Context: one part of a larger RNA
C1' cells in the first nucleotide's frame, strides 16, 4: 500500500417525503347586512265550507211623504191626458197626538161636527192648480241579493274517553263529550329567511400584501419623418356657451416714465417711450395683427339630402373635406356660413321605452298588434373594446396542480448603509494645524450590520440560542521588540512590528446582546452555510389542542341605582 471488521460522522448540496411556509392556478370547509335560490315560519284570497240573528253599507222593488226666487188667493218639481172630481163607507169648521219646515206653513192619525170642499172661469206668471198616469228629487217604513263585522247552532273537518273483533298493536267501525265552520290541507300571493345550496370576491405588481393604477388630452423621455416602455418626471378632462355661433362694420392689448382735485399701489383723464411681454371660457403645446384678441348692428348655417378626393389606422372606431340639390342668414357686392383657434369633455353591442315611416306580415267596418327602416334618449358599462340582468370576506382544520417564472433561511453579485484607513487643514491644544485632536471636504480598503438584485436551490439546502469540538484571519485585549510625546520617574497616551500561547466564574433572561457582582497578565475583534442538530438539547420563533386571560357576539345569575 490493499481488503475485512471494529470505531467516528466533516462532505457526497448524504437518504426519507413531486415544500406544509410564500406566490400563481384549482377546490374544500367556515362566515356574513356578498349575489341568486330553496326548505321554513308568516300575510292575504280562494277551495275543502253550512245554517241561523242583529247592525252596517250598496243596489233593486212596493207604500207613503217631501219639491217655497217675483208676480199671484199661496210652498207651482217636471211632461201629458183632462171638465170635472171627493164626500151620509162622514165635506167644511174645531180641538188634541205626531212628523217635517224656507217658521209663512204642509201632511198624517183621532174626536167632535153635520153638508159641503175643490177645479173650470178670472187674475197673476216662463209655466195653473181638480182628478188620473208617467217621472226626477229628499225622507221614512217593509221586503230581496250582495258585502262585512259581530254572535249563535250543527252536520263536513279535528280531538279525547269508552266499547267492538284480534294474543296485541295500528287501521275501521259505534256511543259519548270537546271543538266547530275556526283550525288543518290544497293553489296562488306579499313578507321574513347563512337553516340550507349553488356560485362570485378583477389585473399590474421589482414576491405577495397595504397603497397606487386601469378611459381620454398636452409636454418631456423619444435618439431632427412616424411610432416606442417603465410603479420615468409635470400637469389636466369627465364641460361650458342662445352667445362666448353666423356675418357685417369697426377697434388694439400689456408694462414703464412723467403731469393732474378729492384719489391711495391700483379707478378715470392727458402725454411720451418699449413693441405682443396682453388675451383666448379651463391644462399643456402649437397658433393667431388681414388678427383666431375686443366692441356693436342685424341674425340661426349649432342646416335637410349627398360626398370628388384625401389623412390616420391590425380589426373596429376616428378626421378633414371641395363641390352638387333644397332651403335660409347677414353683406351693396365679391362672398362668407353644415357651430365655437386647434388638440380632452368619453361608451361597442344586446334590451326596453319614444317619434316619424309611400316598408312586410296578421287581422278589421275601422282601430290595433308584430317586424323592418329612419331618428334620437336611457351606461362613473370609469377594472373606460364594455365576461353576467345579479355577486362579499375567512381558513393555523386545510388539499391537489406547479415555480426556485416569486418571497422568508443560507450563498452570489453590489456596497447606498455599517466598519477601517489615506488626504487637505479651518479650528483646539497658554504659545504652537499635525504630542493627542480636527470641522467644511476629497480619495480608497473591507464584505462582519441593514439593506438592493432574485442568479443556484421550492419531486426540501432544517431555521434562533446554548453544549461539544474546534479550524482559520489579524483591523493585538495580554504577555514580546520599538519610533514619538504637552515621555522627569512610575504609570499612561499614540504609532509601527508581532498571531507563539492565552483570552475567568457567577446572578437576570430562551436569549445573541446587555446590566449587574467577583476575579484576572487579559477578559480581543471577526471568519468558518450569522462553524458545528445523518454529533446532543429544543428554552425561543413557527402547525393541529385550549385550563386561564383579553376582545366580539349570544343567553343567563346575583348585587346596586
Nucleotide at each position: 500500500c490493499c481488503u475485512g471488521c471494529a470505531g467516528u460522522u466533516a462532505g457526497a448540496c448524504g437518504a426519507a417525503a413531486a415544500g406544509a411556509c410564500c406566490c400563481c392556478g384549482g377546490a374544500a370547509g367556515c362566515u356574513u347586512u356578498a349575489c341568486u335560490a330553496c326548505a321554513g315560519c308568516u300575510u292575504g284570497g280562494u277551495a275543502u265550507u253550512g245554517g241561523g240573528u242583529a247592525u252596517a253599507u250598496c243596489u233593486g222593488u212596493a207604500u207613503a211623504u217631501u219639491u217655497c226666487g217675483u208676480a199671484g188667493c199661496a210652498u207651482a218639481g217636471a211632461g201629458a191626458g183632462g171638465a170635472g172630481a171627493c164626500u151620509u163607507u162622514g165635506a167644511a169648521g174645531c180641538g188634541u197626538c205626531g212628523u217635517u219646515u224656507u217658521c209663512g206653513g204642509a201632511c198624517c192619525a183621532c174626536g167632535u161636527g153635520g153638508a159641503g170642499u175643490c177645479g173650470u172661469c178670472a187674475g197673476u206668471g216662463a209655466a195653473a192648480u181638480a182628478c188620473u198616469c208617467u217621472u226626477a228629487u229628499c225622507u221614512a217604513u217593509a221586503u230581496g241579493u250582495a258585502u262585512a263585522u259581530a254572535u249563535c247552532c250543527u252536520a263536513a273537518c279535528c280531538g279525547g274517553u269508552g266499547c267492538g273483533g284480534c294474543a296485541a298493536a295500528a287501521a275501521c267501525g259505534c256511543a259519548c263529550c270537546g271543538a266547530g265552520a275556526c283550525a288543518g290541507u290544497g293553489c296562488c300571493u306579499g313578507g321574513u329567511g347563512g337553516g340550507u345550496a349553488g356560485u362570485u370576491u378583477u389585473a399590474c405588481u421589482g414576491g405577495g400584501g397595504c397603497g397606487g393604477u386601469a378611459u381620454c388630452c398636452u409636454c418631456c423621455c423619444a435618439a431632427a419623418a412616424a411610432g416606442u416602455a417603465a410603479c420615468g418626471g409635470a400637469g389636466g378632462a369627465g364641460u361650458c356657451c342662445a352667445a362666448a355661433g353666423g356675418u357685417c362694420a369697426g377697434c388694439u392689448a400689456g408694462g414703464c416714465g412723467c403731469g393732474a382735485a378729492u384719489g391711495g399701489a391700483a379707478a378715470c383723464c392727458g402725454u411720451g417711450c418699449c413693441g405682443a411681454u396682453a388675451g383666448u371660457g379651463c391644462a399643456a403645446u402649437g397658433g393667431c395683427a388681414u388678427a383666431a384678441g375686443c366692441u356693436g348692428g342685424c341674425u340661426u348655417g349649432a342646416c335637410u339630402g349627398u360626398g370628388a378626393g384625401g389623412g390616420g389606422g391590425a380589426c373596429a372606431u376616428c378626421c378633414c373635406g371641395a363641390g352638387c340639390a333644397g332651403g335660409u342668414g347677414c353683406g351693396a357686392a365679391a362672398g362668407c356660413a353644415g357651430a365655437g383657434c386647434a388638440u380632452a369633455g368619453u361608451g361597442a353591442a344586446c334590451c326596453g321605452a319614444c317619434a316619424a315611416u309611400u316598408c312586410g306580415c296578421a287581422u278589421u267596418a275601422g282601430a290595433u298588434g308584430c317586424g323592418g327602416u329612419u331618428g334620437a334618449a336611457g351606461a362613473u358599462u370609469a377594472a373606460c373594446g364594455g365576461a353576467u340582468a345579479g355577486a362579499a370576506g375567512c381558513u393555523a382544520c386545510u388539499c391537489c396542480g406547479g415555480g426556485g417564472a416569486u418571497a422568508a433561511c443560507a450563498g452570489g453579485c453590489u456596497a447606498g448603509u455599517u466598519c477601517c484607513g489615506c488626504c487637505u487643514a479651518a479650528g483646539c491644544g497658554u504659545c504652537c494645524a499635525u504630542a493627542g485632536c480636527g470641522a467644511c471636504g476629497g480619495c480608497g480598503g473591507a464584505g462582519u450590520u441593514c439593506g438592493g438584485c432574485a442568479c443556484c436551490u421550492c419531486g426540501a439546502u432544517g431555521u434562533c440560542g446554548g453544549c461539544u469540538c474546534a479550524c482559520c484571519u489579524u483591523a493585538u485585549c495580554c504577555u514580546g521588540g520599538g519610533g514619538g510625546u504637552g515621555u522627569a520617574g512610575a504609570a499612561g497616551c499614540u504609532c509601527c512590528c508581532a498571531a507563539a500561547g492565552g483570552u475567568u466564574u457567577g446572578g437576570c433572561u430562551g436569549u445573541u446582546c446587555g446590566c449587574c457582582a467577583a476575579u484576572u497578565a487579559a477578559a480581543a475583534a471577526g471568519g468558518u452555510a450569522c462553524g458545528c442538530g445523518a454529533g446532543c438539547u429544543g428554552g425561543g420563533u413557527u402547525c393541529a389542542g385550549a385550563c386561564c386571560g383579553u376582545g366580539a357576539a349570544g343567553a343567563g345569575u346575583u348585587g346596586g341605582a